Large-subunit ribosomal RNA, domain IV from Symbiochloris symbiontica, 339 nucleotides, folded computationally. The full RNA is in RNAcentral, with records from ENA. The prediction has a mean pLDDT of 86. NCBI's taxonomy places the organism under Eukaryota, Chlorophyta, Trebouxiophyceae, Trebouxiaceae, Symbiochloris.
Context: one part of a larger RNA
RNA sequence: CUCUCUCUAAGGAACUCGGCAAAUUGGCUCUGUAACUUCGGGAUAAGGAGUGCUGACACCUUAGGUGUUAGCCGCAGUGACCAGACCCAGCCGACUGUUUAAUAAAAACACAGGUCUCCGCUAAGUCGCAAGACGAUCCAUGGGGGCUGACGCCUGCCCGGUGCUGGAAGGUUAAGGAUGUUGGUUAUUCAUACUUGAUAUGGAGAAGCUGACUACCGAAGCCCCAGUGAACGGCGGCCAUAACUAUGAUGGUCCUAUGGUAGCGAAAUUCCUUGUCAGGUAAAUUCUGACCCGCACGAAUGGUGUAACGAUCUGGGUGCUGUCUCGGAGAGAGACUCG
Numbered sequence: 001c002u003c004u005c006u007c008u009a010a011g012g013a014a015c016u017c018g019g020c021a022a023a024u025u026g027g028c029u030c031u032g033u034a035a036c037u038u039c040g041g042g043a044u045a046a047g048g049a050g051u052g053c054u055g056a057c058a059c060c061u062u063a064g065g066u067g068u069u070a071g072c073c074g075c076a077g078u079g080a081c082c083a084g085a086c087c088c089a090g091c092c093g094a095c096u097g098u099u100u101a102a103u104a105a106a107a108a109c110a111c112a113g114g115u116c117u118c119c120g121c122u123a124a125g126u127c128g129c130a131a132g133a134c135g136a137u138c139c140a141u142g143g144g145g146g147c148u149g150a151c152g153c154c155u156g157c158c159c160g161g162u163g164c165u166g167g168a169a170g171g172u173u174a175a176g177g178a179u180g181u182u183g184g185u186u187a188u189u190c191a192u193a194c195u196u197g198a199u200a201u202g203g204a205g206a207a208g209c210u211g212a213c214u215a216c217c218g219a220a221g222c223c224c225c226a227g228u229g230a231a232c233g234g235c236g237g238c239c240a241u242a243a244c245u246a247u248g249a250u251g252g253u254c255c256u257a258u259g260g261u262a263g264c265g266a267a268a269u270u271c272c273u274u275g276u277c278a279g280g281u282a283a284a285u286u287c288u289g290a291c292c293c294g295c296a297c298g299a300a301u302g303g304u305g306u307a308a309c310g311a312u313c314u315g316g317g318u319g320c321u322g323u324c325u326c327g328g329a330g331a332g333a334g335a336c337u338c339g
Stems, first nucleotide, its partner, number of pairs: 001334008010325002014323001019320001027051005036041001038150001052072009073077001085318006092310002097109002113148007125134003151305004156235003161232002163228005170223003176217002180213006188204006236254005263297001264294001275291005
């Protein structure tokens, strides 16, 4: 010097990103206990007192317990060990639970509850090429999927785009059918050639077969018409205006499918920004309460509150302490020296 511990005057968070770590608290009995609250809690709230030993007595539900009383000892009586620090305020998530085995335990996931949607059973949905299986030996108070996430108060406007549902008049439209046009093939026939042959070349060419095209008929879909937001989503700009100034209830105008309602708001969201005011401090970019000029909150991608809960996050306080002022002393194990 390193590690693990013990103690430390005075101060007591001045340390530090941050009370990290350590210290404080701690069992049992009695007492006492606030705001708030979903009346269950909060609560071991907080705060306070006692606790050993030796006798005596009373009672009882008698391995003992409770109570009364007298005395004794120590610095100290849950005498060692084991055994909550507490309070105030805020954000997020209701809660218990789950998670990145080996850097993340959370505000993430789940959740009960809410809502939308699909499905009538050979169900929808899922796995599989199929057989088959799950769903389910179920049957809409059931099953699948999406979103939200206890509870309280609520959940505004827009259907133009996209999606979904419904509609079927019109337009468009496949396979297929079908009217016709045309090409190929050739029974036959004509012409030509030495018309000597069951010859060769060229032209026309019915039916059949076959290739191409086609009037017309032809479903869903799409176009079209409606509905639908707890479907995907969206929810404006400029100018003027009131008896000082300022502000703008109000008016005008442009665009749009409609122009953000309630509530909240410098917020887990605010760039400017350490916004401004107030509180807390001697002093605070953090914190709390307001304001609203919301760069760029906002209503089940839920809004806003909320008791209880949280090894969560943030701020403050009491107590407590070697975290610190600022070090020191000691114990043990290493290091170091010798063997």